[in-house]
RNA sequence: GACUAUGUAGCUCAGCUGGUUAGAGCGUCGGAUUCAUAACCCGGAGGUCGGCGGUUCAAGUCCGCCCUUAGUCACCA
Numbered sequence: 001g002a003c004u005a006u007g008u009a010g011c012u013c014a015g016c017u018g019g020u021u022a023g024a025g026c027g028u029c030g031g032a033u034u035c036a037u038a039a040c041c042c043g044g045a046g047g048u049c050g051g052c053g054g055u056u057c058a059a060g061u062c063c064g065c066c067c068u069u070a071g072u073c074a075c076c077a
Base pairs, nucleotide, nucleotide: 001073002072003071004070005069007067010026011025012024013023019057028044029043030042031041050066051065052064053063054062
């Protein structure tokens, strides 16, 4: 340099053929329970969906460029 994959909550991930409000587990906060702690149970908060632009009535999802991470290939007088 070329190609492929990847990026969504603090962490690990799901999200169907573009369509109603973006979700789960763990963690965290509050409550309940207990003599107390843990476990179990109930409830809450937390997201510019990597960035910019485009297509569309409508984009996490499609297109272009850029960036992160990983891999393959090539080049290196």